[in-house]
Predicted 3D model of a 99-nucleotide RNA (c-di-GMP-I riboswitch aptamer) from Sulfuritalea sp. It matches the Rfam family "c-di-GMP-I riboswitch aptamer". Rfam links the family to the GO term cyclic-di-GMP binding. Rfam describes the family as follows. GEMM was predicted in a large-scale screen for bacterial structured RNA regulatory elements. Lineage of the source: Bacteria > Pseudomonadota > Nitrosomonadales > Sterolibacteriaceae > Sulfuritalea. The sequence was found by an Rfam model in a public genome assembly. Model confidence (mean pLDDT): 83 of 100.

RNA sequence: UCUGAAAAAGGGCAAACCUAGCGAAAGCUGGGGGCGCAAAACAACCGGUCUAAGGGACUUUCCGGCUCACGGAAGUUCUAUGGCAGCGGAGUUGCCAGA
Numbered sequence: 001u002c003u004g005a006a007a008a009a010g011g012g013c014a015a016a017c018c019u020a021g022c023g024a025a026a027g028c029u030g031g032g033g034g035c036g037c038a039a040a041a042c043a044a045c046c047g048g049u050c051u052a053a054g055g056g057a058c059u060u061u062c063c064g065g066c067u068c069a070c071g072g073a074a075g076u077u078c079u080a081u082g083g084c085a086g087c088g089g090a091g092u093u094g095c096c097a098g099a
Base pairs, nucleotide, nucleotide: 001099002098003097004096012037013036017032018031019030020029021028022027035086041092042091045089046088047087048084049083050082054079055078056077057076058075059074061073062072063071064070
């Protein structure tokens, strides 16, 4: 550096679900649990994907206002500055065995 076909040792991680907390949500964290995993370790760079609080746009709607400017509500839609590394690629590190 490459490989994980078979076998072995020490082990490691932890999906769904339950539960407590955090969060607008997606989701995250702790405890239980264990479907699976040789990188199911780290890390959002590229693609993908989830969410849309905030922001933008729009409206045969409603309210205020009083006259088309404006503000608010409701609805539709776009948006990551929020996530997912157990979706793929690239990057970093690493146990055992073999070459």